[in-house]
Context: one part of a larger RNA
RNA sequence: GGAUGAACGCUGGCGGCGUGCUUAACACAUGCAAGUCGAACGGGACGCCUAUGACGGAGUUUUCGGACAACGGAUUAGGUUGUUUAGUGGCGGACGGGUGAGUAACGCGUGAGGAACCUGCCUUGGAGUGGGGAAUAACACGGCGAAAGUCGUGCUAAUACCGCAUAAUGCAGUUGGGCCGCAUGGCUCUGGCUGCCAAAGAUUUAUCGCUCUGAGAUGGACUCGCGUCUGAUUAGCUAGUUGGCGGGGUAACAGCCCACCAAGGCGACGAUCAGUAGCCGGACUGAGAGGUUGACCGGCCACAUUGGGACUGAGACACGGCCCAGACUCCUACGGGAGGCAGCAGUGGGGAAUAUUGGGCAAUGGGCGCAAGCCUGACCCAGCAACGCCGCGUGAAGGAAGAAGGCUUUCGGGUUGUAAACUUCUUUUAUUCGGGACGAAGCAAGUGACGGUACCGAAUGAAUAAGCCACGGCUAACUACGUGCCAGCAGCCGCGGUAAUACGUAGGUGGCGAGCGUUAUCC
Numbered sequence: 001g002g003a004u005g006a007a008c009g010c011u012g013g014c015g016g017c018g019u020g021c022u023u024a025a026c027a028c029a030u031g032c033a034a035g036u037c038g039a040a041c042g043g044g045a046c047g048c049c050u051a052u053g054a055c056g057g058a059g060u061u062u063u064c065g066g067a068c069a070a071c072g073g074a075u076u077a078g079g080u081u082g083u084u085u086a087g088u089g090g091c092g093g094a095c096g097g098g099u100g101a102g103u104a105a106c107g108c109g110u111g112a113g114g115a116a117c118c119u120g121c122c123u124u125g126g127a128g129u130g131g132g133g134a135a136u137a138a139c140a141c142g143g144c145g146a147a148a149g150u151c152g153u154g155c156u157a158a159u160a161c162c163g164c165a166u167a168a169u170g171c172a173g174u175u176g177g178g179c180c181g182c183a184u185g186g187c188u189c190u191g192g193c194u195g196c197c198a199a200a201g202a203u204u205u206a207u208c209g210c211u212c213u214g215a216g217a218u219g220g221a222c223u224c225g226c227g228u229c230u231g232a233u234u235a236g237c238u239a240g241u242u243g244g245c246g247g248g249g250u251a252a253c254a255g256c257c258c259a260c261c262a263a264g265g266c267g268a269c270g271a272u273c274a275g276u277a278g279c280c281g282g283a284c285u286g287a288g289a290g291g292u293u294g295a296c297c298g299g300c301c302a303c304a305u306u307g308g309g310a311c312u313g314a315g316a317c318a319c320g321g322c323c324c325a326g327a328c329u330c331c332u333a334c335g336g337g338a339g340g341c342a343g344c345a346g347u348g349g350g351g352a353a354u355a356u357u358g359g360g361c362a363a364u365g366g367g368c369g370c371a372a373g374c375c376u377g378a379c380c381c382a383g384c385a386a387c388g389c390c391g392c393g394u395g396a397a398g399g400a401a402g403a404a405g406g407c408u409u410u411c412g413g414g415u416u417g418u419a420a421a422c423u424u425c426u427u428u429u430a431u432u433c434g435g436g437a438c439g440a441a442g443c444a445a446g447u448g449a450c451g452g453u454a455c456c457g458a459a460u461g462a463a464u465a466a467g468c469c470a471c472g473g474c475u476a477a478c479u480a481c482g483u484g485c486c487a488g489c490a491g492c493c494g495c496g497g498u499a500a501u502a503c504g505u506a507g508g509u510g511g512c513g514a515g516c517g518u519u520a521u522c523c
Stems, first nucleotide, its partner, number of pairs: 001523004006519005013392006019385002021350001026348003030345003035091003040088002043085004047080005055072002059068003098303003107228007117220002122216008130164001132162002139154006170196006176189005201208002229275003236266003241263004246258003278300004282293004305326005328339004356382001358381003364378001365376004395425004405416004430460006439450001467512005472493003478507005488495002
């Protein structure tokens, strides 16, 4: 000198774009953050329609007993064209969002590998969608419990569940030919034979689905070469350890697991142990080499109160799922239950220190749905903070009686200083008034949180707007007074003991400027 997710002191006009718990992966009140589909299903509620018509009853009539009766309409039954939805069912809750605790590791980066793999939704090719069955929630009734909830009996539906048929180019076994390789082997003749495996319907009739299978795309799993901090005041480490055979297991290879057998494997090219740490694209600095760093944004990984476990599923060993154990908090009728902000806000605490319990789904994107649409603290916006970068302003021109005042003086003057006053202008900004967007793309219509914002026009009036640090040398900038080794300053050298350009104040000057200094850290 440059830089920062900064903090502190003094000061502070505006705008744009960014950024904002670096500390306690400390504990969390409250609200929201993952739902959706009635075009899978039965039922319920509401509405509507049709029939019924208790009861009331204007009125008509009467032999005064009564009879008829428009209309309103309880109830019941049926239908459903509508709306809604607790439950069954489907898809999604494995994405998106957060954090950096752990991890020195195939975790990450980079480059390879497979004759060892999986892949819902999507694209494309081939084939099919026939015929049956048994349940169960909801619901009803009954029981237990303070609650959370749960149990029994009975009824019912499906794109929920289970058999059967059909069956290849699929899978398994067996068998034959051809081609190839890198050992295990691979490809192929849609070779032959045997065995096995499927389905679901809905609808507004346009479609949307379902099953099997080939290929693709996307995503993922695995293996390997190389690279990846410090310590030897850590020198030996290792028994599923290293390898084999046989099994199990997995999507798949493998001591991944198991039985048996062998005695191996790693290490001074640093094993093991200990400490520290998420890694990278990048960022800062530097002429570069290099050094430091990993906030924001993007990729990967790991974690979700601590530890363990599996279930479901195409995918998890799953932040807002389940089970167990621990700690903590809450409810309790003491028998038992409930919870997990490292999502967005917000609270307490810690700290030098870090924001609103805001608006909207209008856009982009995601989930579900044929769609309309619903959900979306992702996201888009607004609020707070000079935290950073950039831009603008606080006026411009003229103006010497060089005014007054201040400071200083050798008392002549000098300086502040064209600075002010004053004259003539301008209106960025500010305030008021008027107009007023792009962002909207969906056939049309309609649709904007931001926002009556940006922007445009008019009016008013210099009007609303300057500080901070330094002035001995390094280092640009000097005098007076006060103080008297005191009070104090200080980055280094050093200043201060009676004329201090070094302390304090004032005037002046220099530097930067909505900032300026200090502290911390890196180069």
A computed fold for a 523-nucleotide part of an RNA from an uncultured bacterium, annotated as small-subunit ribosomal RNA, 5' domain. Its mean pLDDT, the model's own confidence on a scale to 100, is 83.